RNAcentral holds the full RNA, with entries from ENA, Greengenes and SILVA.
The part of an RNA shown here (small-subunit ribosomal RNA, 3' major domain) has 476 nucleotides and comes from an uncultured bacterium.
It matches the Rfam family "Bacterial small subunit ribosomal RNA". Gene Ontology terms of the family: ribosome and structural constituent of ribosome.
Its mean pLDDT, the model's own confidence on a scale to 100, is 84.

Context: one part of a larger RNA
RNA sequence: UGGGGGGGAUCCGCACAAGCGGUGGAGCAUGUGGUUUAAUUGGAAGCAACGCGAAGAACCUUACCUGGUCUUGACAUCCUUCUGACCGUUCUUUAACCGGAACUUUCCUUCGGGACAGAAGAGACAGGUGGUGCAUGGUUGUCGUCAGCUCGUGUCGUGAGAUGUUGGGUUAAGUCCCGCAACGAGCGCAACCCCUAUCUUCAGUAGCCAGCGGUCAGGCCGGGCACUCUGGAGAGACUGCCAGGGAUAACCUGGAGGAAGGUGGGGACGACGUCAAAUCAUCAUGCCCCUUAUGAUCUGGGCGACACACGUGCUACAAUGGCGGUUACAGAGUGAGGCGAACCCGCGAGGGGGAGCGAACCACAAAAAGGCCGUCCCAGUUCGGACUGUAGUCUGCAACCCGACUGCACGAAGCUGGAAUCGCUAGUAAUCGCGAAUCAGAGUGUCGCGGUGAAUACGUUCCCGGGUCUUGUACA
Numbered sequence: 001u002g003g004g005g006g007g008g009a010u011c012c013g014c015a016c017a018a019g020c021g022g023u024g025g026a027g028c029a030u031g032u033g034g035u036u037u038a039a040u041u042g043g044a045a046g047c048a049a050c051g052c053g054a055a056g057a058a059c060c061u062u063a064c065c066u067g068g069u070c071u072u073g074a075c076a077u078c079c080u081u082c083u084g085a086c087c088g089u090u091c092u093u094u095a096a097c098c099g100g101a102a103c104u105u106u107c108c109u110u111c112g113g114g115a116c117a118g119a120a121g122a123g124a125c126a127g128g129u130g131g132u133g134c135a136u137g138g139u140u141g142u143c144g145u146c147a148g149c150u151c152g153u154g155u156c157g158u159g160a161g162a163u164g165u166u167g168g169g170u171u172a173a174g175u176c177c178c179g180c181a182a183c184g185a186g187c188g189c190a191a192c193c194c195c196u197a198u199c200u201u202c203a204g205u206a207g208c209c210a211g212c213g214g215u216c217a218g219g220c221c222g223g224g225c226a227c228u229c230u231g232g233a234g235a236g237a238c239u240g241c242c243a244g245g246g247a248u249a250a251c252c253u254g255g256a257g258g259a260a261g262g263u264g265g266g267g268a269c270g271a272c273g274u275c276a277a278a279u280c281a282u283c284a285u286g287c288c289c290c291u292u293a294u295g296a297u298c299u300g301g302g303c304g305a306c307a308c309a310c311g312u313g314c315u316a317c318a319a320u321g322g323c324g325g326u327u328a329c330a331g332a333g334u335g336a337g338g339c340g341a342a343c344c345c346g347c348g349a350g351g352g353g354g355a356g357c358g359a360a361c362c363a364c365a366a367a368a369a370g371g372c373c374g375u376c377c378c379a380g381u382u383c384g385g386a387c388u389g390u391a392g393u394c395u396g397c398a399a400c401c402c403g404a405c406u407g408c409a410c411g412a413a414g415c416u417g418g419a420a421u422c423g424c425u426a427g428u429a430a431u432c433g434c435g436a437a438u439c440a441g442a443g444u445g446u447c448g449c450g451g452u453g454a455a456u457a458c459g460u461u462c463c464c465g466g467g468u469c470u471u472g473u474a475c476a
Base pairs, nucleotide, nucleotide: 001476002475003473005471007470008469009468010467011466012465013464015460016459019424020423021422022421023420026315027314028313029312030311031310032309033308034306035305043052064301065300067298068297069296070295073125077124078123079121080120081119082118083117084116088103089102090101091100092099106115107114108113127290128289130288131287132286136284137283138279139278140277141275143273148187149186150185151184152183153182154163155162156161167178168177169176193267194266195265196264198235199234200233201232202231203230204229207225212222213221214220238261241255242254243253244252245251317417321376322375323374324373325372326371327370333364334363335362338357339356343352344351345350383414388409389408390407391406392405393404394403430452431451432450433449434448435447436446
């Protein structure tokens, strides 16, 4: 000087407390451990691994296993020789790849050849998701959006170093003010960026009977951009104003005006560093290793196993509910190898059909919770839906292993969950549906979107994590 203390002082954070809803019990989904297996590919490991990489394993993916094949190779560059193609179509062989046969089939030219492609050959080489993240780059997590981390000159100290950065206030903040052997500065904080809340202006093939006319009563048409909205440009918030407190400062408390107040709400943005943290399987890369195989290709299987154990979720255990009928109100997106309307068929999944739309124009599209009417009467039930039987639909070469969905039947556990434990402070929690990425198909996951919409915070003694000052020293 740091680190650490069941030392002290002080401050903060959904850290506790006050509340609301969960997890832990049940069934299922999903990830992991373990076990099993020919293989169940491999990575991630307290917080910060475990619905994680994977934004989507039937083949492919795929790295694993079984078996069949290839050896200059599936891919790149170079050399020699031959052919004129390559591609495509058909036949044959095979489990498939590989292989065999037939048909079709180039350009330029100084006629030497060249370009391009295929085949054969030789070797240089290719190839490796093989090892090492404790050899690395890059990227990322975490402490932590915590308020810290440093430097120049000066001063002090023999020196390590100190001072500045401590102190008195204050702040979300090393934020600002005052003081001071310090005076300044840098990386961080804040602001500059984006979205959102109000208004103005410009523009009007979505919106409006607002005012006029027509009308098949649909903004449908004429007509108009006033409003809603969309998208550009701007205004607006700065403790600017008032009162009180305070050192007359910084600042704090209250008030006015205002759509909005004291960083309005949210996002992007992550200092010096810590964990030899994660990743050699995104990629790149040193070294080591394989080279008729640790490379390449194909078929089938596996990654989906199942006595168990854990994590994360979904659905419930019901009456603030279930079921039937009827009736409203979103936002954000996506669509051409696509979205697919009306209409018809089917109980339904879906099928037929093809209008319109490269989309403020058409479609996906029905929002759901909600409102109204009816029914059930506390029961393992008209709760709950696992499991199973059967009949089907769709995607796809192909749904046996191993897809999603539909109809009928079957109806299990479950009556609020021990010790323990998690999230959340406002348009939040809780609850309700909608969309997208990936994608042929496939989600209860993920990322977004809006609808309805709470309770509580006395306070900082205690638990956890962190900041500052100080103290003692088994540690460096």